[in-house]
């Protein structure tokens, strides 16, 4: 000096972790225009009984709030990593060849 291989480097994929959002869970949540049950009272009826139904109570919808084991979406100069491809222009290591 040449060459080969690997490292480093670049890209992609996978995996993990971080963050947002959503699902799930809990709470709250409709005077009436949600549901159920409807005291009292009202109405119909000769009566038996029936009808509608306020308050109250219970359960929920949309929404709001909270927590986080889990699931999913999205994101990125997050990574102790794995795989594949690229790279020989430059850097590092080793082998071989060759010259001084």
């Nucleotide at each position: 000096g040449g060459u080969c291989a690997g490292g480093a480097c670049c890209u992609g994929c996978g995996c993990g972790g971080c963050g947002u959002c959503a699902g799930c869970c809990c709470g709250u949540g409709a005077a009436c225009c949600c549901c159920g049950u409807c005291a009292g009272g009202a109405c119909c009826g000769g009566a038996a009984g029936g009808u509608a139904g306020c308050a109250g109570c219970g359960g929920u919808a949309a929404g709001c709030g909270g927590u986080g084991u889990c699931u999913g979406u999205c994101g990125g100069g997050c990574g102790a990593c794995g795989c594949a491809g690229g790279c020989a222009c430059a850097c590092c290591u080793g082998g071989c060849c060759u010259g001084a």
The prediction has a mean pLDDT of 76. A computed fold for a 100-nucleotide RNA from a Candidatus Fermentibacteraceae bacterium, annotated as Bacterial small signal recognition particle RNA. It was read from a public genome assembly, where an Rfam model found it. The organism belongs to Candidatus Fermentibacteraceae, within Bacteria. Rfam family: Bacterial small signal recognition particle RNA. Gene Ontology terms of the family: signal recognition particle, plasma membrane targeting and SRP-dependent cotranslational protein targeting to membrane, signal sequence recognition.